RNA sequence: GCUCUCGUAGUUCAACGGAUAGAACAAUGCUCUCCUAAAGCGUAGAUAUGAGUUCGAUUCUCAUCGGGAGUA
Numbered sequence: 001g002c003u004c005u006c007g008u009a010g011u012u013c014a015a016c017g018g019a020u021a022g023a024a025c026a027a028u029g030c031u032c033u034c035c036u037a038a039a040g041c042g043u044a045g046a047u048a049u050g051a052g053u054u055c056g057a058u059u060c061u062c063a064u065c066g067g068g069a070g071u072a
Base pairs, nucleotide, nucleotide: 001071002070003069004068005067006066007065010025011024012023013022018055027043028042029041030040031039048064049063050062051061052060
């Protein structure tokens, strides 16, 4: 250089092209408790970037960026 693959909350993972992008753990507030832990009820937090297709894109197409693998 070329080919393939991956990129979504702090972390690990979901999401037929259509519901307010969801779950667990973590964080945080409250309840409970003499205190802590556990338990219960809440809160906040994410689609790598830019274009295109579409009534509608996390999903499809192209380019770029980044990680990984293969190839001479």
The RNA shown here (transfer RNA) has 72 nucleotides and comes from an uncultured Bacteroidales bacterium. Its Rfam family is "tRNA". It was read from a public genome assembly.